Annotation
A computed fold for a 524-nucleotide part of an RNA from an uncultured bacterium, annotated as small-subunit ribosomal RNA, 5' domain. The coordinates come from a structure-prediction model, not an experiment, and the mean pLDDT is 83. Its Rfam family is "Bacterial small subunit ribosomal RNA".
[in-house]
Context: one part of a larger RNA
RNA sequence: AUUGAACGCUGGCGGCAGGCCUAACACAUGCAAGUCGAGCGGAUGAAGGGAGCUUGCUCCUGGAUUCAGCGGCGGACGGGUGAGUAAUGCCUAGGAAUCUGCCUGGUAGUGGGGGAUAACGUCCGGAAACGGGCGCUAAUACCGCAUACGUCCUGAGGGAGAAAGUGGGGGAUCUUCGGACCUCACGCUAUCAGAUGAGCCUAGGUCGGAUUAGCUAGUUGGUGGGGUAAAGGCCUGCCAAGGCGACGAUCCGUAACUGGUCUGAGAGGAUGAUCAGUCACACUGGAACUGAGACACGGUCCAGACUCCUACGGGAGGCAGCAGUGGGGAAUAUUGGACAAUGGGCGAAAGUCUGACGGAGCAACGCCGCGUGAGUGAUGAAGGCUUUCGGGUCGUAAAACUCUGUUGUUAGGGAAGAACAAGUGCUAGUUGAAUAAGCUGGCACCUUGACGGUACCUAACCAGAAAGCCACGGCUAACUACGUGCCAGCAGCCGCGGUAAUACGUAGGUGGCAAGCGUUAUCC
Numbered sequence: 001a002u003u004g005a006a007c008g009c010u011g012g013c014g015g016c017a018g019g020c021c022u023a024a025c026a027c028a029u030g031c032a033a034g035u036c037g038a039g040c041g042g043a044u045g046a047a048g049g050g051a052g053c054u055u056g057c058u059c060c061u062g063g064a065u066u067c068a069g070c071g072g073c074g075g076a077c078g079g080g081u082g083a084g085u086a087a088u089g090c091c092u093a094g095g096a097a098u099c100u101g102c103c104u105g106g107u108a109g110u111g112g113g114g115g116a117u118a119a120c121g122u123c124c125g126g127a128a129a130c131g132g133g134c135g136c137u138a139a140u141a142c143c144g145c146a147u148a149c150g151u152c153c154u155g156a157g158g159g160a161g162a163a164a165g166u167g168g169g170g171g172a173u174c175u176u177c178g179g180a181c182c183u184c185a186c187g188c189u190a191u192c193a194g195a196u197g198a199g200c201c202u203a204g205g206u207c208g209g210a211u212u213a214g215c216u217a218g219u220u221g222g223u224g225g226g227g228u229a230a231a232g233g234c235c236u237g238c239c240a241a242g243g244c245g246a247c248g249a250u251c252c253g254u255a256a257c258u259g260g261u262c263u264g265a266g267a268g269g270a271u272g273a274u275c276a277g278u279c280a281c282a283c284u285g286g287a288a289c290u291g292a293g294a295c296a297c298g299g300u301c302c303a304g305a306c307u308c309c310u311a312c313g314g315g316a317g318g319c320a321g322c323a324g325u326g327g328g329g330a331a332u333a334u335u336g337g338a339c340a341a342u343g344g345g346c347g348a349a350a351g352u353c354u355g356a357c358g359g360a361g362c363a364a365c366g367c368c369g370c371g372u373g374a375g376u377g378a379u380g381a382a383g384g385c386u387u388u389c390g391g392g393u394c395g396u397a398a399a400a401c402u403c404u405g406u407u408g409u410u411a412g413g414g415a416a417g418a419a420c421a422a423g424u425g426c427u428a429g430u431u432g433a434a435u436a437a438g439c440u441g442g443c444a445c446c447u448u449g450a451c452g453g454u455a456c457c458u459a460a461c462c463a464g465a466a467a468g469c470c471a472c473g474g475c476u477a478a479c480u481a482c483g484u485g486c487c488a489g490c491a492g493c494c495g496c497g498g499u500a501a502u503a504c505g506u507a508g509g510u511g512g513c514a515a516g517c518g519u520u521a522u523c524c
Base pairs, nucleotide, nucleotide: 003521005520006519007518008517009516012370013369014368015367016366019362020328025326026325027324029323030322031321034073035072036071039070040069042067043066048061049060050059051058052057053056080281081280082279089206090205091204092203093202094201095200098198099197103194104193105192106191107190108189109188110187111145113143114142120135121134122133123132124131125130151160152159153158165186166185167184168183169182170181173180174179207253208252209251214244215243216242219241220240221239222238223237224236225235226234256278257277258276259275260271261270262269263268283304284303285302286301287300306317307316308315309314334360342356343354344353345352346351373403374402375401376400383394384393385392386391407465408461409460410459411458412457413456417451423445424444425443426442427441428440429439430438468513469512470511471510472509473494474493475492479508480507481506482505483504489496490495
């Protein structure tokens, strides 16, 4: 000099930052991932309109809203933790044998059919979790057929493989009055390229121990085959006998790594909280499914330990998400408010979800700033301490007078953070048969704030409500009196204390720092 600190005494305010370092111990409760009706069939049925009249009801129409299900996209991001890992990791520099949803750009398409199945109805089983039989139905769900610019395979002759619709608007024409048709937008299929993300390989670097010296049979290489998105003993059959090692293999211990952080003139040493990048993990162990992407924290299956429910037949669960509880510990916070901003998921949009985030609460845990008053004031008051009894000192300190109002209290005013998006009106361009509709842009109006009546400003009031802690033998700034008498005690080192202790205890005085001051721990 440092700290994610703790402990003791003390404690006025504000800003900014950080806050389980220990048990990767166990978890009550709530929330943390949903969304789309402009993909689909159902159920529900508000306002409004019409009819009947019994005048407050019935019927018809109408379709807002809501609900589970099928389907799509997202639950692989965001958030947490550091157990494992000494190299399948990380860092730096290269590489070739790969994939990539959404996004961007290009090219070519989007024709015509089919059979099911949830929901629903009905019957049944079960305490529950849930399950079964029969029957009905839809789709951007599923499956053939047709076509194939480009794509893939090939023995180079040839062969293989695709799609889905939905919504807005509309002048002719047709119409079974539903639409067809045209057009715009969003989709869908195939393929090329880009961007982004990811997988793989190589080299160098990456803690301690030799009281660990030899290690290795898929082991090292070749070849045939398999497998993967992809190279490869990645896997397998056969063949060869290799491969690594005192430049430290193997084994043991410890440990996530880096940018950084602390210290230091530097070289270096120590460290890896917060923030950022990478990796690994998600009760413990194993496995795959789906998918562009997982071998998946809030998915599935199996086994295990633990907890809970049970009608004893069987089931349910996983906070190393945010709060919170018990436990451990010297020690670490609220079961709070909001999606207003930023970002993310879904959606055409309105919107919705978001314990990410933005903000509030708690604790001097840290850094920084401010205050606890300012000026004048000598009978050097009273009082304390001391004294050689003359005095000295606390000390301009107080009192007293004048002033100020930071902070505080009360009252009044009161932000920035908001840019949008959507809607309405006007307008330019583009697409279009179109003055419709859509898209892109501009202008105007309307409207959105958790924090919070907060920051800030103004006024009034009162010096009123706001100073402690440690030290004073030397190192080391700062001394006297009394008590004690090798006792009680102090102590970082040297060392103090046995009757005049500047070293123990108290008091006065003094020194240092100050809303903190000391102690302990820690690293340089």